[in-house]
Molecule: small-subunit ribosomal RNA
Organism: Kandleria vitulina
RNA sequence: ACAAUGGAGAGUUUGAUCCUGGCUCAGGAUGAACGCUGGCGGCGUGCCUAAUACAUGCAAGUCGAACGGGAAUCUUCGGAUUCCAGUGGCGAACGGGUGAGGAAUACAUAGGUAACCUGCCCCUCCGAGGGGGACAACAGACGGAAACAUCUGCUAAGACCGCAUAGCCACAGGGAAGGCAUCUUCCCUGUGCCAAAUGUCCUUUCGGGGACAGCGGGGGGAUGGACCUAUGCCGCAUUAGCUGGUUGGCGGGGCAACGGCCCACCAAGGCGACGAUGCGUAGCCGGCCUGAGAGGGCGGACGGCCACACUGGGACUGAGACACGGCCCAGACUCCUACGGGAGGCAGCAGUAGGGAAUUUUCGGCAAUGGGGGAAACCCUGACCGAGCAACGCCGCGUGAACGAUGAAGGCCUUCGGGUCGUAAAGUUCUGUUGCGAAGGAAGAACGCCGGUGUCAGGAAAUGGGCGCCGGGUGACGGUACUUCGCAUAGAAAGCCACGGCUAACUACGUGCCAGCAGCCGCGGUAAUACGUAGGUGGCGAGCGUUAUCCGGAAUCAUUGGGCGUAAAGAGGGAGCAGGCGGCGAUACAGGUCUGUGGUGAAAUUCCGAAGCUAAACUUCGGCCAGCCAAAGAAACCGGAUCGCUAGAGUGCGGAAGAGGAUCGUGGAAUUCCAUGUGUAGCGGUGAAAUGCGUAGAUAUAUGGAGGAACACCAGUGGCGAAGGCGACGGUCUGGGCCGCAACUGACGCUCAUUCCCGAAAGCGUGGGGAGCAAAUAGGAUUAGAUACCCUAGUAGUCCACGCCGUAAACGAUCGAUACUAAGUGUCGGGGGUCAAACCUCGGUGCUGGAGUCAACGCAAUAAGUAUCGCGCCUGAGUAGUACGUUCGCAAGAAUGAAACUCAAAAGGAAUUGACGGGGGCCCGCACAAGCGGUGGAGCAUGUGGUUUAAUUCGAAGCAACGCGAAGAACCUUACCAGGUCUUGACAUCGAUCCAAAAGGGACGGAGACGUCCCCAUAGCUAUGGAGAAGACAGGUGGUGCAUGGUUGUCGUCAGCUCGUGUCGUGAGAUGUUGGGUUAAGUCCCGCAACGAGCGCAACCCCUGUCGCCAGUUGCCAGCAUUGAGUUGGGGACUCUGGCGAGACUGCCUCUGCAAGGAGGAGGAAGGCGGGGAUGACGUCAAAUCAUCAUGCCCCUUAUGACCUGGGCCACACACGUGCUACAAUGGACGGAGCAGAGGGAAGCGAAGCGGCGACGCCAAGCGGAUCCCAGAAACCCGUUCUCAGUUCGGACUGCAGUCUGCAACUCGACUGCACGAAGCUGGAAUCGCUAGUAAUCGCGGAUCAGCAUGCCGCGGUGAAUACGUUCUCGGGCCUUGUACACACCGCCCGUCACACCAUGAGAGUCGGCAACACCCGAAGCCGGUGGCUCAACCCUUUUGGGAGGGAGCUGUCUAAGGUGGGGCCGAUGAUUGGGGUGAAGUCGUAACAAGGUAUCCCUACGGGAACGUGGGGAUGGAUCACCUCCUUU
Repeated sequence: ACAAUGGAGAGUUUGAUCCUGGCUCAGGAUGAACGCUGGCGGCGUGCCUAAUACAUGCAAGUCGAACGGGAAUCUUCGGAUUCCAGUGGCGAACGGGUGAGGAAUACAUAGGUAACCUGCCCCUCCGAGGGGGACAACAGACGGAAACAUCUGCUAAGACCGCAUAGCCACAGGGAAGGCAUCUUCCCUGUGCCAAAUGUCCUUUCGGGGACAGCGGGGGGAUGGACCUAUGCCGCAUUAGCUGGUUGGCGGGGCAACGGCCCACCAAGGCGACGAUGCGUAGCCGGCCUGAGAGGGCGGACGGCCACACUGGGACUGAGACACGGCCCAGACUCCUACGGGAGGCAGCAGUAGGGAAUUUUCGGCAAUGGGGGAAACCCUGACCGAGCAACGCCGCGUGAACGAUGAAGGCCUUCGGGUCGUAAAGUUCUGUUGCGAAGGAAGAACGCCGGUGUCAGGAAAUGGGCGCCGGGUGACGGUACUUCGCAUAGAAAGCCACGGCUAACUACGUGCCAGCAGCCGCGGUAAUACGUAGGUGGCGAGCGUUAUCCGGAAUCAUUGGGCGUAAAGAGGGAGCAGGCGGCGAUACAGGUCUGUGGUGAAAUUCCGAAGCUAAACUUCGGCCAGCCAAAGAAACCGGAUCGCUAGAGUGCGGAAGAGGAUCGUGGAAUUCCAUGUGUAGCGGUGAAAUGCGUAGAUAUAUGGAGGAACACCAGUGGCGAAGGCGACGGUCUGGGCCGCAACUGACGCUCAUUCCCGAAAGCGUGGGGAGCAAAUAGGAUUAGAUACCCUAGUAGUCCACGCCGUAAACGAUCGAUACUAAGUGUCGGGGGUCAAACCUCGGUGCUGGAGUCAACGCAAUAAGUAUCGCGCCUGAGUAGUACGUUCGCAAGAAUGAAACUCAAAAGGAAUUGACGGGGGCCCGCACAAGCGGUGGAGCAUGUGGUUUAAUUCGAAGCAACGCGAAGAACCUUACCAGGUCUUGACAUCGAUCCAAAAGGGACGGAGACGUCCCCAUAGCUAUGGAGAAGACAGGUGGUGCAUGGUUGUCGUCAGCUCGUGUCGUGAGAUGUUGGGUUAAGUCCCGCAACGAGCGCAACCCCUGUCGCCAGUUGCCAGCAUUGAGUUGGGGACUCUGGCGAGACUGCCUCUGCAAGGAGGAGGAAGGCGGGGAUGACGUCAAAUCAUCAUGCCCCUUAUGACCUGGGCCACACACGUGCUACAAUGGACGGAGCAGAGGGAAGCGAAGCGGCGACGCCAAGCGGAUCCCAGAAACCCGUUCUCAGUUCGGACUGCAGUCUGCAACUCGACUGCACGAAGCUGGAAUCGCUAGUAAUCGCGGAUCAGCAUGCCGCGGUGAAUACGUUCUCGGGCCUUGUACACACCGCCCGUCACACCAUGAGAGUCGGCAACACCCGAAGCCGGUGGCUCAACCCUUUUGGGAGGGAGCUGUCUAAGGUGGGGCCGAUGAUUGGGGUGAAGUCGUAACAAGGUAUCCCUACGGGAACGUGGGGAUGGAUCACCUCCUUU
């Protein structure tokens, strides 16, 4: 610079991620329909279904200027005008409708006809002479209900028929030219055949001349048609073979013409995987919709072509038809009928019925355009032009505009402040599109025609003709469009859908997995932006939504533009025909290819540029095209042809390797069996056993023998083979590969649909063989069961020969060939090289790894990299590799291979984080082990379950509920039950109003609450207090802990949980936090793509252990004094008290270690965290609690609230938990003696003294406490006694008598004394606590509390044993591995069975449809034949008659419909039956996912309720451990 105007995504599989993959949505469109709504105009469109049936009207007639005739009107009686049936001409084959049929006699495009026709029209040449005989109409007769005939007679023509003439044509002969094979054109001669028509008008010199229309022959044109050829043109191969006039020829017939179009004869061909034949479906095209395009879908309106006209057949007429509004026949249906017979065909325009989700007026007009007839006027025209109906579509307009805040009223929401609808309304000022009324009022009209007139040619003239001019007349739409004026307080005109995400737009109420929504994901189980309503908002707007269909998005069939290791997908392997693709050089050709040109590509449409309706839609004009054809040109590439080449491929020669194949032989080890010897009681087998074998002598051992099968070691990610596969040794036969040489051929190559061959194991057939092993089977075990796993037996089979089968996880889940693209390191075979090595190279076979690639994992010269060629295969999951059909097989079965239906949408692949594992590794913990003492047995206490009850209030439920809430139920508590009571309430606030008290005390009634009465009674004075109607409200231990706050438990005082930045990964995520050490510890060190940080750990806090300093009462007392006594003086030394400090840090030494740290030692009160406590990370358990409290929502309101009495929470066949006391001598009883700590005390602790056996009582000091009291500590020690027993053990239970608290101990308190004296002699399975001042044992105190402690919380005294160790149990932490789990193993999940529903296969059959076949019958009709019959034209005779020719009839071929028959295909239905799918929380088991508890899976066989089990062979898509080999790192 030129060209190009053109491409968007989202939701949904998961805990999360990436990918694959389907489903769904947003867009556009429609001849649409439905729902709600609806003002106007313009332009279009309008039976998609029943090619179903049709009432009624109309849709094709016209010509009197072809003909005879009839009628009417007028008449000057001469005639004129108009109309009509018939003869005749033209038209009726156009126009209009529909899309049934038809997959090719169709259509589209491009050609051909030397193989053809063409009325009307145009041009041109020539002609139209002279005759004849009839038939309708009509008249008469006559049949019939009608439709419609029949007979006799008359008559015209442009009707019909000869003759003449002419060219054409045909045949025969001759000549010339041309072409394309048959042939074509022209000329000459002869023979044959074939024409015609008049009418009107003008004029006339009456002879004629002329105009127009019509007529005949020839030639040409135009138009329309016919035939032929090529190419294109839907699905199914579960349709693979089809064909007898079939394919061709010769000769005929027929046709406008070619042709098996038809016929006779001859030949045996023709079509087909480049899809014949069959079946199904369908009018084709221009175009229309969509799409960036390529494509995909469609063929309604408009236009071209085709086909059809009630269904089927047939011809006639004609230029043209096998004819929509013609004919004949058959059939079905409808109608008329006098039952004899007739009539009809809306897929023309309207219209009707029916069908259907659904599609209009029985309109006006020939004014325009077009068509038919006519000389014309004119007639006809449901073609057409218009109007009507319908928002059916497209386009346009309107429903008002400006100002207007108190932000009105009202609605809705609200945190009650307000917000919003909202300048919206009202109000004020305007406007007048549309509307209403009125007036004017087109264009569409141009002719033809009529009247007048001019001119031109020809003609003697007239008529007429050509070209003009003037005037007149013609409009369905329609008084329409349009224009103007007027009217009006804007008056008459807005809806629909949506608002969870996708997708623009949110709140309230109602509802409560109900009602409902939903395009996909999904909402709804009491706080729903998702249901319904309302307000608000968003979108579009006379429409808006929904449904249906098509394209798009979907690169989701991929030419443009996809894939196949694991997601769906490489055929088990090979050979190879067709096909596809193909090395290097040269020459010419021009089929493909390319270039410009020409033809065609109808119009309309789309697009571009203009123009016209005000604009737009709409219309008009101009421009533009892919493709095909033709004739030229180019020659690089592809192609075919020719000539060469050697790099691909092959041959040859020389070498070496090998479990390559087939066959024949040979060998040793072992198992088993047989025989014999020795020998004796067991053997065998298992987790443990048993079945089994054995005293009839097994097992063991020795010798000998028999037989079959397999070949240890070598042996190796070693070798060979195409794959399956191949393993002792030797012989024979034989295939392939490799290396070296470079002699030969010269592209001979690669791949390969169909085809053919090979093909593990199992299995099948026939015949052998049979040692071991071993489906089935039997027995024994195991188990809830065990059709299994284990054991003992054991048959097919495994082996051989021959023949089938043809499948496997037949796998590298990876098709073959060729070329190219970093390295490193093993190994097998060969060559070069070397003394030997090293090294180089070819071919195979492994590993690691770079680029690249991949969704990732991974692959990586043996590609899954970069490319080319060929083949196979895939397209959501299930149904299902199933059914049906077909082929193969002896069978088993194999190959090919669907659909309905289901999934309100997934199914999958890889990887990530968790969780889990009857996976692994490391580590910890009173986890086990080692110990000590318990529980489980007894009695009692206490809590729970259960049961009971009027009530036994409620909660807690594995650990982590159960001496728990409850640190204390006789009443109260108390929430429960029975009964009695109250209703603004027992409690709070407000309250009109009232009172001056209330509280308290007493009496009576009552079970009491309560009721009634009395006393207090006065002061102060209303701050306050009390009462209080009605009403607001109170109240609720009523519900929901799954609506919540708060609090708590638990994992767990376990060592973890995270973040920022960086880095890695597409990403989820990873790294850090892993690794090597170490620690109680993610404690610390080292290393490291990480570097830091936070919450946890530790430390900081408290108690305790040592010392120091300070202080010294109520504590202490060494020395001094004193006392009964630290009693007092005194003292601060000591103890102690309680403040402040010190001290411990692996600091020091030795050893070890890189370090962190560890081991030992010293010192020290204490040593490696000194001991104990408090402290509880991120989180988990919808953990606990609505009955501590608080609280949303719901519920009750003379009761689910409140008060009272009594009862209950204390029941009792039983079961469990936690405890106490024991079973005794390490003890019991009695006596004596001695030593704590920490607490508590005023409605309290209560000394001493006195009384009582005692509980306790009386009196009473002291003490708000280092002072007094509780308060005697006990075990222990000393002494006495008991002497192994149900006891001097043990104390339950019971009786009697008491004490204390308290209104009150009956239900239901504690204690005391005396008496009674149960079980129990150490506890089954199982199970708990504890590692040092611990366990065990002993007592003491406190809280609660009137009283009540075996519980709980504390305190001190005495005071052990054991820990080898981490295999196992439980719990936990870290790393790793598998996973189909993620609600996370209390997970997931398979199959039978039972029930319900759905679709489907089989099924004795039954019913129907379609297309053929064979035979029968055979209408109408064309063609052929034809005795007799019959006939105007021409010919001969002429009186009949004869001939030519025709007709009816009869007859033959063909043939529709019909009939019969056996088959084919398809559909519907069918007792019963098979599997499949789907369903609520059904039944049985537990197959799979972890090593899923027997690793799983594939093929095959057998077996079994079922998942499934077992045998044989195979795969790893198996965990774990060990070994071997290879590799990597240090």